[in-house]
A computed fold for a 98-nucleotide RNA from Enterococcus phoeniculicola ATCC BAA-412, annotated as Guanidine-I riboswitch aptamer. Of the family's consensus pairs, 100% are formed in the model. The RNAcentral record of the sequence draws on Rfam and Ribocentre.
RNA sequence: GCAAAAGUUUUCUAGGGUUCCGUAGCUGCUUGCUAGACUGGUCCAAGGGAAAACGCACAUGGAUCUGUGUAACACGGAGGGACAAAAGCCCGGGAGAU
Repeated sequence: GCAAAAGUUUUCUAGGGUUCCGUAGCUGCUUGCUAGACUGGUCCAAGGGAAAACGCACAUGGAUCUGUGUAACACGGAGGGACAAAAGCCCGGGAGAU
């Protein structure tokens, strides 16, 4: 100084907030307002969390089938962006550090 499938999707989790629901308070009480310094349901959600599928690599093989592998590592701001809002979301395995 350089490279990587270090891929994609789905379902979840840590985590996150507050549109909707619920809850609590007030109230004008089949209504409206306030509160996420409300456990929660909906919702968002991990490069450095989980599982699965697809994909990819290699081997065998006539083959679209089969087998094996897909490992190890991963410190990290400030700032900006989206949805109602926030975040381990996105910029971003970024800048920088080692």
Its mean pLDDT, the model's own confidence on a scale to 100, is 79.